[in-house]
Molecule: RNase P RNA; transfer RNA
Organism: Clostridiales bacterium
RNA sequence: CGAGUACGCCGAACAGUCGCAUGAGCAGGGCUAAAGCCCCGUUCAUGAGGAAAGUCCGGGCUCCACAGGGCAAGGAUAGCGGGUAACGCCCGCCGAAGGCGACUUCAGGAAAAGUGCAACAGAGAUAUACCGCCCGCUUUUGCGGGUAAGGGUGGAAAGGUGAGGUAAGAGCUCACCGGUCGAUUGGAGACAAUUCGAUCCUGUAAACUCUAUCCGGAGCAACACCGUGGAGGGGACCAUAGGUCUGCCCGACCGUUCCCGAGGAGGUGGCUUGAGCGUGCUGGCAACGGUACGCCUAGAUAGAUGGCUGUUUAGACAGAACCCGGCUUACAGGUCUACUCGCAAC
RNA sequence: GCGGGCGUGGCGGAAUUGGCAGACGCACCAGCCUUAGGAGCUGGCGGGUAACCGUGCAGGUUCAAGUCCUGUCGCCCGCA
Numbered sequence: 001c002g003a004g005u006a007c008g009c010c011g012a013a014c015a016g017u018c019g020c021a022u023g024a025g026c027a028g029g030g031c032u033a034a035a036g037c038c039c040c041g042u043u044c045a046u047g048a049g050g051a052a053a054g055u056c057c058g059g060g061c062u063c064c065a066c067a068g069g070g071c072a073a074g075g076a077u078a079g080c081g082g083g084u085a086a087c088g089c090c091c092g093c094c095g096a097a098g099g100c101g102a103c104u105u106c107a108g109g110a111a112a113a114g115u116g117c118a119a120c121a122g123a124g125a126u127a128u129a130c131c132g133c134c135c136g137c138u139u140u141u142g143c144g145g146g147u148a149a150g151g152g153u154g155g156a157a158a159g160g161u162g163a164g165g166u167a168a169g170a171g172c173u174c175a176c177c178g179g180u181c182g183a184u185u186g187g188a189g190a191c192a193a194u195u196c197g198a199u200c201c202u203g204u205a206a207a208c209u210c211u212a213u214c215c216g217g218a219g220c221a222a223c224a225c226c227g228u229g230g231a232g233g234g235g236a237c238c239a240u241a242g243g244u245c246u247g248c249c250c251g252a253c254c255g256u257u258c259c260c261g262a263g264g265a266g267g268u269g270g271c272u273u274g275a276g277c278g279u280g281c282u283g284g285c286a287a288c289g290g291u292a293c294g295c296c297u298a299g300a301u302a303g304a305u306g307g308c309u310g311u312u313u314a315g316a317c318a319g320a321a322c323c324c325g326g327c328u329u330a331c332a333g334g335u336c337u338a339c340u341c342g343c344a345a346c
Numbered sequence: 347g348c349g350g351g352c353g354u355g356g357c358g359g360a361a362u363u364g365g366c367a368g369a370c371g372c373a374c375c376a377g378c379c380u381u382a383g384g385a386g387c388u389g390g391c392g393g394g395u396a397a398c399c400g401u402g403c404a405g406g407u408u409c410a411a412g413u414c415c416u417g418u419c420g421c422c423c424g425c426a
Base pairs, nucleotide, nucleotide: 001342002341003340004339005338006337008335009334010333012312013311014310015309016308017307018306020047021046022045023044024043025042026041028039029038030037031036049317053328054327056326057325058324059323060322061219062218063217064216074215075214076213077212078211079093080092081091082090083089094108095106096105097104098103109210110209114208115207116204117203118202130151131150132147133146134145135144136143137142159177160176161175162174163173164172178201179199180198181197182196183195184193185192186191223269224268225267226266233260234259235258236257242254243253244252245251276295277294278293279292280291281290282289283288347425348424349423350422351421352420353419356372357371358370365409374390375389376388377387378386392399393398402418403417404416405415406414
C1' cells in the first nucleotide's frame, strides 16, 4: 500500500426567527364562604430512536382462576458450564462443517424401546437370487438347492481392506482400519486419550414417538375511582294530585315522592424514579457482578417534539402512547480499536 | 393489543401421508373454416440454443421440498 476478519461508537452541529406540547413562576379576568378551579397573556425550563419498527421471545404490573400436591392433554426448548429478574438471549468451552488465515456457521438429545416411510430405476430397499459362480438331476432346453465375492440399478445393496477357509462363497475365522456400546485414565462437565472387552453396524425424529427441563389465563381498550339527565332494576310509603278497570265507593294496577345499588357517554388515576443513567475503584478470560459519589432525562388522549433563513458538500432508515431485558429487520455517511493474508522497502 | 389465513405461467386456479411442477379455464399465437370478421375445430403457449433454472425472498432438513423447519417481506380477514 492492497485485500479482508471481529467487537464497538456517532448518526447532524451552530446562530437567528415563527410556532406546538408539558411543567414551574408572574400579571389580568371569571366562579366560590374558603380551599381551590377555569379562561387569557407573558417569562423560563424541558421535549423521540438506534432501531421509537416487526410484535418474534422473556419479565414487571393489573385483573380473573386456584387449599396443597400429582397425572394427563396441549405448547416450547435440546452439546457442557456459567451470567441474568427471566429467556428460545448473552459469555466461555467441547464437537462437527467451511476458510491459506484472522474467523464464521450449526434445530448439536435418542435410530440399541416401538411404529411408519424410502417414489422412479433395480431381481431385491431391510429384505431379495436377474445375469454370473458352485453342487445335484438332466441328451439339450431346463429344474432344484447353495452363494452377496463379480456385473447391473440406485442417494443408499448387510461397515472397509487383506489373508485364511470353502464345492462356490459369506464376519464363517483371523489381522488391521472405522462406527457404536461397556470398562480404565484425565477433565467441574460436554468430551478427549489409550488399552481391553463386546458386535445388536442403511438412512430418516425440521415423520409419529421416547427422554429431560419449563409453561394457569388474559391484557393499560388491563384495572381502580367519580359518574348529570332519561330509560330500566330493587326497596320504603299510601302521606296523595292524577289515569285505567268503572258511572260511584272499596280494591288492584300504573304513577307521584323518597332511598339503594349497578352502569353507557364523559372525566380522573394507572403514566413514568426505573431489574434507571454517568464516573471512579474493584472481582471475573468474558457475559456480568460488587461498591462509592453524582444525576433526574417526553408523558400526549385525535394525540406536541415542527417550519423558514444563513454557514458547514447536509444526506439515510425512520417517529414514543403502560414500562423494561433481548432477538430480528431497515439504514446515507463518518469513526475507534484489535487481528489476518499478500506485495514492496528498510 | 390479541388471533387466523394466503403468496404457483399474462390472469384465475389445481397439485399436501414429501416422489416427473403447472391439471383445468380465460387470455394470447399459428393453422383450418369464411368473400371478410365472429363463433367453431385442431395445435401451441414459464425462461434458456442447450446444460439447466423456475412455486414472494434468504437459508436449512432430506436421496428428493410447491409441500417440512427457521428467519424475513408483502397482502387479506376476524375479535376487543